[in-house]
C1' cells in the first nucleotide's frame, strides 16, 4: 500500500468480499516446562454448609466448670488454695456508614471539566484557649417464681459505671436590641464596644513519689507521667447544596405543564430552594427539539486507525446506583444502613398448629442458565483496616498457592559430522526422481524435567536488658532516639552434584485473491465453499497419500469490534445521461452580505494563573539471568479557567458614501393575464329544389347508411367547437402555458436619461399562492372528436391494432383534486474566463437627408468552437469551466414509493415512509460483433423471363416407423436418406440372433521347465460343420556338431505346461491426431510501425471511382506487408516445328468381288513432343491527363476464350475411435476365435432420390449410316454351327493406335389413327439358360401366356444461361453371378430466354437500433398450477409498560387529645400523606388466530408474447 468480483472486451458509478490488529472469549484436534496477569459477559435466578466485624477488664457488675495440691472423712463427700478475677454472661464505650460484591435502576435527583457556598456540616487526627464544683435516682445482668416445642416473653427482689438526671460556675460560643468602623457579590459579610437570655463536663482510669495532714490502715488528700472528659477557635482530609458547558437514538414523539411558574407568610434542614403547607397572581418549557418512546451506569481510559474519527467501558482506579421486590423510619458526626429495626408482597424452612426464622449483587461451594467461565485451600509473616494504653485480638481486604495453553512473554523437544544417497513410502517417459544429511552410524552437550544436597532473600517489627535525651522535685515512673540476649516465613526464589539424548510436535492450507503439487479414488454423487466458483469418468477446489508452504505449545473455525470503507467524506464524496434539483414562484426563522471612517474587544492571536488525581500511552533509567512484568524521573494530557496585551478580519454600536437594490421621467416589442362585443372557412342538423341507385369504407370485405329517394349538387335557416395561410431554429409569461378581430381593465420586461432613497441586498426550512391532462360535486351546453360499450373483420383466439355506430368526456359558470418523461432528465443568485455566426427588441454614430447598408453599446433566442471540464458522451459568457452564497436531494439491486401510523381530500387517491427477507450484482457511456418483418450501395439461376422435371402411377433403392430370436452400425435441415456400401445367396458379417465348439488362443512375440519328440498326408468312430476321440512297425519332413553312418553329443527348430501376455468393428470423435463436409472459388482475414483514444479499441481496411475480385487508380495519418484474389499447373479450342507405327492414303506404281491389301509416301487427318498465339496490344468515345468501361479492327480465339486442379482467417464440440493412428476405461473359458443355420431382403403406413410411362415430336415392322472413351489373359472373344432366345458347342485372332462392341436417335419406306390403344408395362403362371459348393428364404436373364395403376400430376418444389438444358445411345470400376433404373466417365442430336433487381433465397461493404454475446433457435414479461420462507390486513384471543380516575389503607414521620414520668421515655385513641391490593375507561408494544392481501426464492409445469430491432400498433 491494495486485491478479487458485473461485461465478449473497456472505462466508470457501485455494492459485496478477502488479506491486518484485537478479544474477559467459546469449540475441534493437539499438548513439555516457567514466569507475568486474567477466568458466569447468560438468571440483579434460587442457595445446603464453613467463613466473611468486632474489639475494649488501664469505664463498670458480676463469675464458672474442669484437673492438680493441701486439710478433715473408711468411703460417698466436704472445707481451702491454684487453675483465675480466666472462660463466660451483662452495662457502657468506639467500629458495625470504612473495606469487599454488583450494573438492577438511572438520559439527568447521574457522570466529566470548570466555577460557587456571603447558604453548610464534620466523630477519629492536628494546633490553640478554657474548664472538669456539688447532688440524685433507675436499670441490664444475677437470685428467686412463672408461660412457652421454639423464637422469646412476664412478674417479684437487689446492685454498678467514663450509663443516665438535676443544680452551679461562663474565658467563650450562640440569639435578640443599641452604637461606631471596615469590606463586598443583590440577598449581605465582618470587627469593635454595651446589655439581656441560652449553653458544659466523668476528676473518670492506668503508673510513680518523698515531706505534710487525713484514714476504716486497703487508701485517699498533694506532687507528677500518661490516657481519657466538656466548652471553644482553627486546620487538614472528608462530604452536603448550587451554576455553566458537554454527554446515545427515533419527529412514523409537536406541542407540554396545576405544585405547574412566580410571590408573601409559616413549616422543615447541617444549609439554599414548591423541599412541604396556606393564600396570591398566571405564568414556565418548545424545532437551539420541550413533552414522549427506546436503549445504556458515567468517567480516567481500551481496541482500531496515518490523523481526524469509530466501537466499547472486562481487569486496575474516580464518581455513582442498588443490596429478595416494595414502603418507612429510628440510632447515630455520618445510614434511610448489603451479613441493623418496623410493615406489605413473592419464595424457602421450622412447628407441638398457638407461632416463628430467612436473605451469598462479601470468599469458597451447590443447583437452574447457557457456547462458557476456577478452590467448599493456606496465612494474617508482609501491605492495610478496627478496637486497645499495649501486648494483642478480628480481618474470604490482603499475600499466596491450587484449577484453565484464556492472554502476553521465555526455555526447551539436542549439537556436530555422516552416501552421487539404505530400507520403506510416493512419482515416473520405466531410464529415473523425490522424501534425503533426513535416518542409521561416529563424536560431543547437558537448558528444562528427575534424584540428592546447601542456603541467601521477602524480615520491617516485638521484646528481657542497657546507653542518650525530653518531662519531673526526682538517678522513679513514662515517651522518643540506638544497641541488643530470644523470637515471628503462608508461600516463592536461589546455588552444587549425579545420571542420560535420554521424557518432551503439532495444527492449517496448497485453483485466484495468497507462499505452496502430483498420482490415486469419485463421477453434478460424495462433497467443498470468505467472495469468484469446484464436482456431469483423465478434479493442482471432493476424500486419500506422497510432497510443499506457513505458524508453533499451539494451530485452525466461530462470534464481535476498529480497519481497509474517500462505501456519511471536518480532514475527505456526489447529484444532465450511472442513486440524487422540491413542477413553479413568494416569502417567516435562520444562514452570508458593498465601500470609507470612529469606538468596542464578543470571536480571534499571543503571553500569563489554577487546574487536567494516580495508574494507563510516549522518552529515559533502574530491578527480575532476557522478555513479559515492576520501580524513579521526565514529558505529555490536543480541554476548561485566571489576568493581561493586541485590533488585520468577523461581530457589535455610532456616523458617512453609491457602485448593489429600488424609485423617478422619456420611449418600445409582444399568442402575458381577464372580460365583453363581433367575424369567415369547415362540419353536423333542419326545410325546399334538382338528381336517380347506389353511398360509405377497406390490404380485402363487411356491419351501416341508401327508391319512405342516400350520396352528389343548389338554396335558406340552426347549433356547437376550433381560429387556416401569415407561423418562423420567431415572441410572451415564474412555471403551468399562451394563436381570429376589435374594444375595456391589468401585470412583467427592455432600452434611454442619471434626477431621487442610501445597503433597504441574496437565499429561504417550515408556511402560503400558482399549478398540462384526467378526475370529482352542481348547474348549463353538446357541432365535431371519443374511454365504456354494440356491430363488422382480422385471427388458432383478437376482451387489440382496421372499420361502422356511440355514452361519459372534451365547452362554460362555481368549487374540488395537486399529480406528469410537471425534462434543459441541469435549483436560485453574484463574480471571473478566446472568439465566430445567425435570429428577435432598441440606442448612438457614418453616408448631405431618407431607404438600404455598415460601425458601435445593451437585453433577449440560437448554432459551432479556445481554454478548461468529464467516466466518455458531451458541456463550453444561456458552462456540466473558475470562485462564492444559501436551500433542497443521493448513499447496492429487489422487497416499495409498498405496509403500519400521522395528515389532507367528497371520492379517486396525494404527501410523510420502513421492516422482515432476498440476490452479487443492479446500472451509465462508449467499443468490437452478431442480429432487425431498419436504410443506402452490389452480387449469386437469388427471383424474374423460358425450357425440362419431382409431388399424383407402378417399380427400382435409401430412410423412419412397425415387426422380429436378430431384423449388425454409423450418417438425421441446408452438409444424413441409388450416404459409408466402386456388387450382403455362403463368405462379407461385426457383442445381429440360435445351436454346437476352443481357452497362452486364429496370426505376433519373451521367459521358464519338460522332456523326444513332433507335424503333414492316408485311415477309423462321431458330428450340420468346426472340434473331439483314436489307430497303425504305414508315407514323407524333423535343426546344428562330431561320425566309423550303426550312432553320440546338444536343445536354438517343432510341442506341451506355465507364466509375463495376445486379441476386442467393445465404449468415448464431448480426451485426440489424420481425412472430410459446409458457409464458399464468397472477397475476405490479419500484421509491422506510425498516429488518435485513460481504455476496450480505431486508423490503415474509410470515402470517389472501377472490377468476377480488398482488382486497379484517385484522395487520404497514414506508410508498407502477409494469407486469401489473379497468374504460375493440367486440359480443351489455331498454327508451326519435330517423329511417322500398330494410325493415315493426296500424288506414283502394284493388285482384288471388294478393303491402305502391297510397294512407297509425311502432303492431309492423327498420334505425342516441343514451340507460337490474347496483352484492353491497336483506333474512336466517356473518364478526373487515372484506373477502367463501351464500341471497333484484326484474329481460330476479346477482355478470366471454355473446363478442372487449386479452397484464406475462422465457423459448425459439424462427420467419422466401424479406414488408419491414438489417452483413458471396460472385457479375458469372454465382448476374444472357429463353426452350421437364419438375419441384414421381414411390411397396415411416411419420407427422399431415381426408372418406366401415361403416347402421334408416338408405338410397331422393315432399310440403311455417323463416334468418343474406356477395358481385356483362371481375360475380351470374331467368323462358323445349334437354339425363338437367354445360351451352347467351338475356337481364328489379341497383354492391344494391330484382336475383341449392331453405337442408338437421327434418314428412308410402311403399318396404327387418339382408344386404357399396336399406348404402358406391374404384377402372376409356365417352360428354360447362365454364373456359382449352394439360386427356397435371396439372384440375374430368356419364351409363351397373363396385362394393374397410369389420359401430364394439389399445395408445394428442385435443376439449368451453351455445345448448356433437353435428348440418344456406349464404356468402365466393383464384380463368379447379380437385385446398376445407382455412381464415374464418353461422346452424338441440340433448343429457348434474360441484359432486369420491386419481390423471395443467400452473401459482401457502409451506416443505424440494441435490454442480444453459447449473440434473434437471441433475450425476456405477466397470470395460473406446485414447494419453501418471511410478512401486512383480520372476528378476536393473550401477555407487557406507563399513567390517570375512585375504593381500601400497612408500617412510619409529623400534627391533636388522653393516660404516665422528678424527667427524657413509654402506652392508647385519632387527622394528613401514604406502599402493596382492588375496580373502571383508555394508552402504548408485543405473541397468537380462521381467513385473506401482495412478496421473495425455487435445471427442464400451463397460457399467451408486453419489452429489448421501426420488436412487427415506436
Nucleotide at each position: 500500500a491494495g486485491g478479487g468480483u458485473u461485461u465478449g472486451a473497456u472505462c466508470c458509478u457501485g455494492g459485496c468480499u478477502c488479506a491486518g490488529a484485537a478479544c474477559g472469549a467459546a469449540c475441534g484436534c493437539u499438548g513439555g516446562c516457567g514466569g507475568c496477569g486474567u477466568g458466569g459477559c447468560u438468571a440483579a435466578c434460587c442457595c445446603a454448609u464453613g467463613c466473611a466485624a468486632g474489639u475494649u477488664g488501664a469505664g463498670c457488675g458480676c463469675g464458672a466448670a474442669u484437673u492438680c495440691c493441701c486439710g478433715g472423712g473408711c468411703a460417698a463427700c466436704u472445707g481451702g488454695g491454684a487453675u483465675a478475677g480466666u472462660a463466660g454472661c451483662g452495662c457502657g464505650g468506639c467500629g458495625g456508614a470504612a473495606g469487599g460484591g454488583u450494573g438492577c435502576g438511572u438520559a439527568g435527583u447521574a457522570c466529566a471539566u470548570g466555577g460557587g457556598u456571603a447558604a453548610c456540616g464534620u466523630a477519629c487526627c492536628c494546633c490553640g484557649g478554657g474548664c472538669a464544683c456539688g447532688a440524685g435516682g433507675a436499670u441490664a445482668g444475677u437470685c428467686c417464681a412463672c408461660c412457652g416445642u421454639a423464637a422469646g416473653g412476664u412478674g417479684g427482689a437487689g446492685c454498678a459505671a467514663u450509663a443516665c438526671u438535676c443544680g452551679a460556675u461562663g474565658a467563650g460560643a450562640c440569639c435578640a436590641c443599641g452604637a461606631g468602623g471596615a469590606g463586598g457579590c443583590a440577598u449581605c459579610u465582618u470587627c469593635u464596644c454595651g446589655c439581656g437570655g441560652u449553653c458544659a463536663a466523668u476528676g473518670g482510669g492506668c503508673g510513680g513519689g518523698g515531706a505534710u495532714c487525713c484514714u476504716u490502715c486497703g487508701g485517699g488528700a498533694c506532687c507528677u507521667g500518661c490516657c481519657g472528659g466538656c466548652c471553644u477557635g482553627g486546620g487538614a482530609g472528608c462530604g452536603g447544596c448550587c451554576c455553566a458547558u458537554g454527554u446515545c437514538c427515533c419527529a412514523u414523539c409537536a406541542g407540554c405543564u396545576a405544585g405547574u411558574u412566580g410571590g408573601u407568610a409559616g413549616g422543615g434542614u447541617a444549609a439554599u430552594g414548591g423541599c412541604c403547607u396556606a393564600c396570591c397572581a398566571a405564568g414556565g418549557c418548545u424545532u437551539c427539539g420541550a413533552c414522549g418512546g427506546g436503549u445504556a451506569g458515567c468517567c480516567g481510559g481500551a481496541c482500531u486507525g496515518a490523523g481526524a474519527g469509530g466501537u466499547c467501558g472486562a481487569c486496575c482506579g474516580g464518581c455513582c446506583a442498588c443490596a429478595u421486590u416494595g414502603g418507612g423510619a429510628c440510632u447515630g458526626a455520618g445510614a434511610c444502613a448489603c451479613u441493623g429495626c418496623c410493615c406489605a408482597g413473592a419464595c424457602u424452612c421450622c412447628u407441638a398448629c398457638g407461632g416463628g426464622a430467612g436473605g451469598c449483587u462479601g470468599c469458597a461451594g451447590g443447583g437452574a442458565c447457557g457456547a462458557a467461565u476456577a478452590u467448599u485451600c493456606c496465612g494474617c509473616a508482609a501491605u492495610g483496616g478496627g478496637c486497645g494504653a499495649a501486648a494483642g485480638c478480628c480481618u474470604g481486604a490482603c499475600g499466596g498457592a491450587g484449577c484453565g495453553a484464556c492472554g502476553c512473554c521465555g526455555c526447551g523437544u539436542g549439537u556436530g559430522g555422516g552416501a552421487g544417497g539404505a530400507a520403506g513410502u510416493c512419482c515416473u517417459u520405466c531410464g529415473g526422481g523425490a522424501u534425503g544429511u533426513a535416518a542409521a552410524c561416529c563424536a560431543c552437550u547437558g537448558u528444562c524435567a528427575g534424584a540428592g544436597g546447601c542456603u541467601a532473600c521477602c524480615a520491617a517489627g516485638c521484646a528481657a536488658u542497657c546507653c542518650c535525651g525530653g518531662u519531673u522535685a526526682a538517678u522513679a515512673a513514662u515517651c522518643g532516639g540506638g544497641a541488643g540476649c530470644g523470637u515471628u516465613g503462608a508461600g516463592g526464589c536461589g546455588c552444587c552434584u549425579c545420571a542420560g539424548a535420554g521424557g518432551a510436535a503439532g495444527c492449517c492450507a496448497c485453483g485466484g485473491c495468497u507462499a505452496a503439487c502430483u498420482u490415486c479414488g469419485u463421477g453434478c454423487c460424495a462433497g467443498c465453499a470468505g467472495c469468484c466458483g469446484c464436482g456431469g469418468u483423465a478434479a493442482g477446489a471432493c476424500g486419500a497419500a506422497g510432497g510443499u508452504g506457513g505458524c508453533u505449545a499451539g494451530c485452525g473455525u466461530u462470534g464481535u469490534u476498529c480497519g481497509g470503507a474517500a462505501u456519511c467524506a471536518c480532514u475527505g464524496g456526489g447529484c444532465u445521461u450511472a442513486a440524487a434539483g422540491c413542477g413553479c414562484a413568494c416569502g417567516u426563522a435562520g444562514g452570508c452580505g458593498g465601500c470609507c471612517u470612529g469606538u468596542u474587544a464578543a470571536g480571534c492571536a499571543c503571553c500569563u494563573u489554577g487546574u487536567g488525581a494516580a495508574a494507563u500511552c510516549c522518552c529515559u533509567c533502574g530491578g527480575c539471568u532476557c522478555a513479559a512484568c515492576c520501580g524513579g524521573g521526565g514529558a505529555a494530557u490536543u480541554g476548561c479557567u485566571u489576568g493581561g496585551u493586541g485590533u488585520a478580519c468577523u461581530g457589535g454600536c455610532a456616523g458617512g458614501c453609491u457602485u448593489g437594490a429600488g424609485g423617478c421621467a422619456a420611449g418600445u416589442a409582444g399568442g402575458g393575464g381577464c372580460a365583453c362585443a363581433u367575424g369567415g372557412a369547415a362540419c353536423u342538423c333542419u326545410u325546399g329544389g334538382u338528381g336517380g341507385a347506389g353511398c360509405g369504407g377497406u390490404g380485402a370485405a363487411a356491419u351501416g347508411c341508401g327508391u319512405a329517394g342516400a350520396u352528389a349538387u343548389c338554396a335558406a335557416g340552426a347549433g356547437g367547437a376550433a381560429c387556416g395561410c401569415c407561423g418562423g431554429a420567431g415572441g410572451c409569461g415564474a412555471a403551468a402555458g399562451c394563436g381570429a378581430u376589435g374594444u375595456g381593465c391589468u401585470g412583467g420586461g427592455c432600452u434611454u436619461g442619471u434626477c431621487c432613497u442610501g445597503a433597504c441586498g441574496c437565499u429561504g426550512a417550515g408556511g402560503u399562492g400558482c399549478g398540462a391532462a384526467a378526475g370529482c360535486u352542481a348547474g348549463g351546453g353538446g357541432a365535431g372528436c371519443a374511454a365504456a360499450c354494440g356491430g363488422g373483420a382480422u385471427u388458432a383466439g383478437a376482451u387489440a391494432c382496421c372499420c361502422c355506430g356511440g355514452u361519459a368526456g372534451u365547452c362554460c359558470u362555481a368549487g374540488c383534486c395537486g399529480u406528469a418523461a410537471a425534462c434543459g432528465a441541469u435549483g436560485u443568485c453574484c463574480a471571473c474566463u478566446a472568439g465566430g455566426u445567425u435570429g428577435g427588441a432598441g440606442u448612438u454614430c457614418u453616408u448631405u437627408u431618407g431607404a438600404c447598408a455598415g460601425a458601435u453599446c445593451u437585453c433577449c433566442g440560437g448554432c459551432c468552437g479556445a481554454a478548461g471540464u468529464a467516466a466518455a458522451a458531451a458541456c463550453g459568457u444561456u458552462a456540466a469551466g473558475u470562485g462564492g452564497a444559501c436551500c433542497g436531494c443521493c448513499u447496492g439491486g429487489g422487497g416499495a414509493g409498498u405496509a403500519c401510523g400521522g395528515u389532507c381530500g367528497c371520492a379517486a387517491g396525494g404527501c410523510u415512509a420502513a421492516a422482515a427477507c432476498u440476490c452479487a450484482a443492479a446500472g451509465g457511456a462508449a467499443u468490437u460483433g452478431a442480429c432487425g418483418g431498419g436504410g443506402g450501395c452490389u452480387c449469386a439461376c437469388a427471383c424474374a423471363a423460358g425450357c425440362g422435371g419431382u409431388g399424383g402411377a407402378g417399380c427400382a433403392u435409401g430412410u423412419u416407423g412397425c415387426u422380429u430370436a436378430a431384423u449388425u452400425c454409423g450418417a438425421u435441415u441446408c452438409a444424413a436418406c441409388g450416404c459409408g456400401a466402386a456388387g450382403a445367396a455362403c463368405c462379407u458379417u461385426a457383442u445381429c440372433c440360435u445351436g454346437g465348439g476352443c481357452u497362452u488362443g486364429a496370426a505376433a512375440a519373451g521367459c521358464a521347465u519338460g522332456g523326444a519328440u513332433g507335424c503333414g498326408g492316408c485311415c477309423u468312430c462321431u458330428g450340420a460343420a468346426a472340434g473331439g476321440a483314436g489307430u497303425g512297425u504305414c508315407c514323407g519332413c524333423u535343426g546344428c556338431c562330431c561320425u566309423u553312418c550303426g550312432g553320440g553329443g546338444u536343445g536354438a527348430a517343432a510341442c506341451a505346461u506355465g507364466u509375463a501376455c495376445a486379441g476386442g468393428u467393445g465404449c468415448u470423435g464431448c480426451a485426440u491426431g489424420g481425412c472430410u463436409g459446409u458457409c464458399g472459388u464468397c472477397a475476405g482475414c490479419u500484421c509491422g510501425u506510425g498516429u488518435c483514444g485513460u481504455g476496450a479499441g480505431a486508423u490503415g481496411u474509410c470515402g470517389g471511382g472501377u472490377u468476377a475480385a480488398g482488382u486497379c487508380c484517385c484522395u487520404u495519418a497514414a506508410c508498407g506487408a502477409g494469407c486469401g484474389a489473379a497468374a504460375c499447373c493440367c486440359u480443351u479450342g489455331u498454327c508451326g516445328c519435330u517423329a511417322g507405327u500398330u494410325g493415315c492414303c493426296a500424288g506414283c506404281g502394284g493388285g482384288u468381288c471388294a478393303u491402305g491389301c502391297c510397294g512407297g509416301g509425311g502432303a492431309c487427318u492423327c498420334u505425342a513432343g516441343c514451340g507460337a498465339g490474347a496483352c484492353u496490344g491497336c483506333c474512336g468515345g466517356u473518364g478526373u491527363u487515372a484506373a477502367a468501361c463501351c464500341g471497333g479492327a484484326g484474329g481460330a480465339a476479346g477482355g478470366u476464350g471454355g473446363g478442372g486442379a487449386u479452397g484464406a482467417c475462422g465457423u459448425c464440440a459439424a462427420g467419422u475411435c466401424c479406414u488408419c493412428a491414438u489417452g483413458g476405461c471396460c472385457u479375458u473359458u469372454a465382448u476374444g476365435c472357429c463353426c452350421a443355420g437364419g438375419g441384414c431382403u421381414g411390411c397396415a403406413a411416411a419420407c427422399g432420390u431415381g426408372c418406366u410411362a401415361c403416347a402421334a415430336u408416338g408405338g410397331c415392322c422393315g432399310g440403311g449410316a455417323c463416334a468418343g472413351a474406356a477395358c481385356g489373359a483362371u481375360g475380351c472373344a470374331a467368323g462358323a454351327c445349334c437354339g425363338u432366345g437367354a445360351g451352347g458347342u467351338g475356337g481364328a485372332g489379341c497383354a492391344a493406335a494391330a484382336c475383341g462392341a449392331c453405337a442408338a436417335a437421327a434418314c428412308c419406306g410402311g403399318c396404327c389413327c387418339c382408344a386404357g390403344u399396336u399406348c404402358g408395362g406391374a404384377u402372376u403362371g409356365c417352360a428354360g439358360u447362365c454364373u456359382g459348393c449352394a439360386a427356397c428364404u435371396c439372384g440375374a436373364c430368356u419364351g409363351c401366356a397373363c396385362g394393374a395403376a397410369g389420359u401430364u400430376g394439389g399445395a408445394a418444389u428442385c435443376g439449368c444461361u451453351a455445345g448448356u438444358a433437353a435428348u440418344c445411345g456406349c464404356g468402365g470400376a466393383u464384380c463368379a453371378g447379380c437385385u446398376a433404373u445407382g455412381c464415374c466417365g464418353c461422346g452424338g442430336u441440340g433448343a429457348a430466354u434474360g441484359u432486369g433487381u420491386u419481390c423471395c433465397u443467400g452473401a459482401g461493404c457502409c451506416u443505424u437500433g440494441u435490454a442480444c454475446a453459447c449473440a434473434c433457435c437471441g433475450c425476456c414479461c405477466g397470470u395460473c398450477a406446485a414447494g419453501u420462507c418471511a410478512u401486512g390486513g383480520g372476528a378476536g384471543c393473550u401477555g407487557g409498560u406507563a399513567g390517570c380516575a375512585c375504593c381500601c389503607g400497612a408500617a412510619g414521620u409529623c400534627g391533636g387529645c388522653c393516660c404516665g414520668u422528678c424527667a427524657c421515655a413509654g402506652g392508647g385513641c385519632u387527622g394528613c400523606c401514604u406502599a402493596a391490593g382492588g375496580u373502571g375507561a383508555g394508552a402504548u408494544c408485543g405473541g397468537u388466530g380462521a381467513c385473506u392481501g401482495g412478496g421473495a426464492c425455487u435445471a427442464a409445469g400451463u397460457c399467451g408474447u408486453a419489452a429489448c430491432a421501426a420488436g412487427g400498433u415506436a

Notes: This is a predicted structure of a 1514-nucleotide RNA (small-subunit ribosomal RNA) from a metagenome. It matches the Rfam family "Bacterial small subunit ribosomal RNA". The RNAcentral record of the sequence draws on SILVA. The coordinates come from a structure-prediction model, not an experiment, and the mean pLDDT is 82.